This is a predicted structure of a 141-nucleotide RNA (SAM riboswitch aptamer (S box leader)) from a Flavobacteriales bacterium. The sequence was found by an Rfam model in a public genome assembly. The model forms 97% of the base pairs in the Rfam consensus.

[in-house]
RNA sequence: UGCUUAUCCAGAAAGGCGGAGGGACUGGCCCUGCGAAGCCUUGGCAACCGUCCAGUGGGAUACCAUCGGGUAGGUGCUAAAUCCAGCUCUAGUUGUCACGCCGAGCGAAGUCGAGGUGCGACAACUAGGGAAAGAUGAGCC
Numbered sequence: 001u002g003c004u005u006a007u008c009c010a011g012a013a014a015g016g017c018g019g020a021g022g023g024a025c026u027g028g029c030c031c032u033g034c035g036a037a038g039c040c041u042u043g044g045c046a047a048c049c050g051u052c053c054a055g056u057g058g059g060a061u062a063c064c065a066u067c068g069g070g071u072a073g074g075u076g077c078u079a080a081a082u083c084c085a086g087c088u089c090u091a092g093u094u095g096u097c098a099c100g101c102c103g104a105g106c107g108a109a110g111u112c113g114a115g116g117u118g119c120g121a122c123a124a125c126u127a128g129g130g131a132a133a134g135a136u137g138a139g140c141c
Base pairs, nucleotide, nucleotide: 002140003139004138005137006136007135008134013042014041015040016039017038021031022030023029025086026085027084028083043078044077045076048074049073050071051070052069053068055066056065057064058063082133087130088129089128090127091126092125093124094123095122096121097120099118100117101116102115105112106110
């Protein structure tokens, strides 16, 4: 780097060095000289893996799976929901357009026609669902 899988609306900051960027990408919106990124130190959060205890199921009695609790060894995280959206589906609202129907009205005569209604397409917005992408853990190559 890649593959598989689980999770992602909760939670948790101070100091030193540094000196202008940062929030993955694009758009938006934010953070930032009252000090960005990065590095270091000390805290903290959480509980994926590990570990300990108990239950359940399976078993070849080695163990495996699952669930609950404790711990905090390995990671991770410590602005904003993964900050929001992006692609797609559903529903609703509004608008525009095409077509069908009804049709006030005007006229001698309509290929006239306000407006209403049905249906369809498209667009925007709102709400919800699913993907994609990304991050992290665990397993594998």